[in-house]
Context: one part of a larger RNA
RNA sequence: GAUUGAACGCUGGCGGCGUGCUUAACACAUGCAAGUCGAGCGGCAACAGGUGUAGCAAUACAUGCUGACGAGCGGCGAACGGGUGAGUAAUGCUUCGGAAUCUGCCCAGUAGUGGGGAAUAACCAGUCGAAAGAUUGGCUAAUACCGCAUACGACCUUAGGGUGAAAGCAGGGGAUCGCAAGACCUUGCGCUAUUGGAUGAGCCGAAGUCGGAUUAGCUAGUUGGUAGGGUAACGGCCUACCAAGGCGACGAUCCGUAGCUGGUCUGAGAGGACGACCAGCCACACUGGGACUGAGACACGGCCCAGACUCCUACGGGAGGCAGCAGUGGGGAAUAUUGGACAAUGGGCGCAAGCCUGAUCCAGCGACGCCGCGUGUGUGAAGAAGGCCUGCGGGUUGUAAAGCACUUUUAGUGGGGAGGAAACGCACAGACUCAAUACGUCUGUGAACUGACUUAACCCAAGCGUUAAUC
Numbered sequence: 001g002a003u004u005g006a007a008c009g010c011u012g013g014c015g016g017c018g019u020g021c022u023u024a025a026c027a028c029a030u031g032c033a034a035g036u037c038g039a040g041c042g043g044c045a046a047c048a049g050g051u052g053u054a055g056c057a058a059u060a061c062a063u064g065c066u067g068a069c070g071a072g073c074g075g076c077g078a079a080c081g082g083g084u085g086a087g088u089a090a091u092g093c094u095u096c097g098g099a100a101u102c103u104g105c106c107c108a109g110u111a112g113u114g115g116g117g118a119a120u121a122a123c124c125a126g127u128c129g130a131a132a133g134a135u136u137g138g139c140u141a142a143u144a145c146c147g148c149a150u151a152c153g154a155c156c157u158u159a160g161g162g163u164g165a166a167a168g169c170a171g172g173g174g175a176u177c178g179c180a181a182g183a184c185c186u187u188g189c190g191c192u193a194u195u196g197g198a199u200g201a202g203c204c205g206a207a208g209u210c211g212g213a214u215u216a217g218c219u220a221g222u223u224g225g226u227a228g229g230g231u232a233a234c235g236g237c238c239u240a241c242c243a244a245g246g247c248g249a250c251g252a253u254c255c256g257u258a259g260c261u262g263g264u265c266u267g268a269g270a271g272g273a274c275g276a277c278c279a280g281c282c283a284c285a286c287u288g289g290g291a292c293u294g295a296g297a298c299a300c301g302g303c304c305c306a307g308a309c310u311c312c313u314a315c316g317g318g319a320g321g322c323a324g325c326a327g328u329g330g331g332g333a334a335u336a337u338u339g340g341a342c343a344a345u346g347g348g349c350g351c352a353a354g355c356c357u358g359a360u361c362c363a364g365c366g367a368c369g370c371c372g373c374g375u376g377u378g379u380g381a382a383g384a385a386g387g388c389c390u391g392c393g394g395g396u397u398g399u400a401a402a403g404c405a406c407u408u409u410u411a412g413u414g415g416g417g418a419g420g421a422a423a424c425g426c427a428c429a430g431a432c433u434c435a436a437u438a439c440g441u442c443u444g445u446g447a448a449c450u451g452a453c454u455u456a457a458c459c460c461a462a463g464c465g466u467u468a469a470u471c
Stems, first nucleotide, its partner, number of pairs: 013373006019366002021331001026329003030326003035076003040073002043069001047067003050063005083284003092209007101201002106197008114148001116146002123138006154163003168189006176183002210256003217247003222244008259281004263274004286307005309320004337363001339362003345359001346357004376406004386397004419454002426446007
């Protein structure tokens, strides 16, 4: 000199864009942060409508008939998104390679989607318990569950053969059949088997990756082999047996420190220091351990066990986990609102409408940083007054002020007035599909609708202030 996630002191006008617990991975009151589907199912608790009965009417009662839908079964999601950096010096990260793997949803292809059965929650009736909850009996449905049939691919094989699947739902319809439901035809969404892809993930190798030798030896599943088990997959990953190996001054082992990288800061560079925000990877979720479900977890807002802590209790027993967003206490030099909206972008579910989304987009607070703007411009010597100095002549404050002329940024107010919005849905036309002008899909056109915030205003309600009373 540059720089900072800064803090402290003094001062402080506006705006834009960023950024804000670096300390105690300390403990947490309260609210919210992951739901959705009735076009899978039985249904009907609440709400609204309809219908029926009674009644002159008000109204009362009944009824799942309809919109919808509490609780329940079932499906998908909850493994993403969000947080933190405790641990980790290598099961990590970075770069470059590799072979022995899996992959829900998605894309393309091939082949199917036949016929049956037994249950169970909800519900009803009980029992136990302070509660959390548990339990007995009975009824019922499904895209829940289990067989049978079939098997293009697939898997196993002694190559003869053997094994293994499925589920329906919604829309529309002219003939034909049917008392009707419907069969039947067709469209869409699904379901089963399998091939390939895409995406994601697991695994292996090499090189690089802080300090200490006042750490020199370390290692028995240890190193290798055989056989078996296990895994999606290779492998001492595990087990039995056999051999005695393996690593190390090119620093093993041990100790300390630390998430790594793209990058950031500095420097002419070489280099040095760092790893906030943003992005990629990893690890963790009160502490330790474990598995279950699932395509995927050994799972932040799931389960079980143990522990510490907090809370409830009828003392028998139970409940909890902010390193999500706000917020509280504590620690600290120090770090924000218990805000708004799903309008946009994205995600989950759903045919869709839509619902959910503290992701996100916005707003609030802080000169915390950077950038931009303003606090006037020109003129103006009686060199004013006042102050200060003085050698008493003067000097200085000083064109500074005043005065005169001009401009009108900012802030504020009145008027005008955008952008962030295009889709979805609807109507019409065409194309495809189809027996069909129906349903559906796609393309085009059209009229409407959708704005949290920028945003200040107005109206209504409640509250506060103010006034003699209103405003």